[in-house]
The prediction has a mean pLDDT of 86. This is a predicted structure of an 84-nucleotide RNA (c-di-GMP-I riboswitch aptamer) from an uncultured Woeseiaceae bacterium. It was read from a public genome assembly, where an Rfam model found it.
RNA sequence: CAGUGAAAAAGGCACGACGCUCGAAAGGGCGUUUCGCAAAACCACCGGUCUACGGGUUGAGACCACGACAGCGGGGUUACCACU
Numbered sequence: 001c002a003g004u005g006a007a008a009a010a011g012g013c014a015c016g017a018c019g020c021u022c023g024a025a026a027g028g029g030c031g032u033u034u035c036g037c038a039a040a041a042c043c044a045c046c047g048g049u050c051u052a053c054g055g056g057u058u059g060a061g062a063c064c065a066c067g068a069c070a071g072c073g074g075g076g077u078u079a080c081c082a083c084u
Base pairs, nucleotide, nucleotide: 002084003083004082005081012037013036016033017032018031019030020029021028022027035071041077042076043075045074046073047072048069049068050067055064056063057062
């Protein structure tokens, strides 16, 4: 440096639930708990999914991200330990 892996050691994060809070909503933040995760660390570039206040389109129904999801997948960057 690269590959493989979580058996060991040290740890880390926190689905969901509850409480408070921000937001129109999706969803986010904080605290308690913890389903799981070897990148469940970071990034909205690609696909996908979710929401639609305001604005636009439609005769109407409804549709459309400039919003959101990194624990949906791909991709990029970084990283502890062990073995090869």